[in-house]
Predicted 3D model of a 72-nucleotide RNA (transfer RNA) from Ignavibacteria bacterium GWF2_33_9. It matches the Rfam family "tRNA". Rfam links the family to the GO term triplet codon-amino acid adaptor activity. Rfam describes the family as follows. Transfer RNA (tRNA) molecules are approximately 80 nucleotides in length. Taxonomically the source falls in Ignavibacteria (Bacteria, Pseudomonadati, Ignavibacteriota). The prediction has a mean pLDDT of 80.

């Protein structure tokens, strides 16, 4: 100093134009004598930030952060 990848709820992770699945975890009920387990319901108007295309961006571009690989 040049390439490249990844950045989505507390944690894992799925979605690449039409407005966020699941799983764990948490909270609420129910069920139990408590706890667990089992069921039900709830739990991302800002998908790392800023900009821009577009009727519409988590998705496209551009740029900046942060990490992790490569090259020197």
């Nucleotide at each position: 100093a040049g390439g490249g990848g990844u950045g989505u709820c507390g944690c894992c992770a799925a979605g690449c134009g039409g407005u966020a699945a699941g799983g764990c975890a948490g909270c609420g009920g129910u069920u139990u004598u408590u706890g667990g387990u089992g069921c039900c319901g709830c739990c991302a108007u800002u998908c790392g930030g800023a900009g821009g295309u577009u009727c519409g961006a988590u998705u496209c571009c551009u740029u900046c952060c942060a990490c992790c690989c490569c090259u020197g």